[in-house]
Molecule: transfer RNA
Organism: Candidatus Daviesbacteria bacterium GW2011_GWA1_41_61
RNA sequence: GCCUCCGUAGGCUAAUGGACAAACCUCAGGAUUGCGGAUCCUGUAAUGUGGGUUCGAUUCCCGCCGGGGGCG
Numbered sequence: 001g002c003c004u005c006c007g008u009a010g011g012c013u014a015a016u017g018g019a020c021a022a023a024c025c026u027c028a029g030g031a032u033u034g035c036g037g038a039u040c041c042u043g044u045a046a047u048g049u050g051g052g053u054u055c056g057a058u059u060c061c062c063g064c065c066g067g068g069g070g071c072g
Stems, first nucleotide, its partner, number of pairs: 001071007010025002013022001018055001027043005048064005
């Protein structure tokens, strides 16, 4: 340099064109407890970036950024 795959809460994984982007772990608050742990309830937090297509984009297309693999 070329080809290919991936990028979503603090972490891991869903959603493959449609309604407030879902769940688990974590975190915060509460219940419980002599105090914790465990358990239960409530809550916070995310689509790498810039464009394009579309009535509508996490999803499709292009550039860029970052990472994995392959070729030279």